RNA sequence: CGCGCGGGAGAGUCCUUUCGGACACCGAAGGAGCAACCGCCUCAGAAUCUCUCAGGUCAACAGACCGCGCG
Numbered sequence: 001c002g003c004g005c006g007g008g009a010g011a012g013u014c015c016u017u018u019c020g021g022a023c024a025c026c027g028a029a030g031g032a033g034c035a036a037c038c039g040c041c042u043c044a045g046a047a048u049c050u051c052u053c054a055g056g057u058c059a060a061c062a063g064a065c066c067g068c069g070c071g
Stems, first nucleotide, its partner, number of pairs: 001071007012023004024057003030053001031051003038045001
C1' cells in the first nucleotide's frame, strides 16, 4: 500500500397532484490551501485544521479513523 470482515459520525425544512423549485446546513470519500520547528539550496514538506468544487443532510451507496486476518 492492497484485499476481506466488524465498528463507524455530522447536517433539512417548506411549497407541490407530479415533474420540480426555494433557501439553509454538514464535513470523515476525493480535491484544494496554509504555520512553526526541523532540514536547508532557490526548493519541497501535514492534518481530524481551513475551503466546500465534488460529496452528503429518510434509506441505500459512500465513509476518515480503529481492530483482526492475509498478501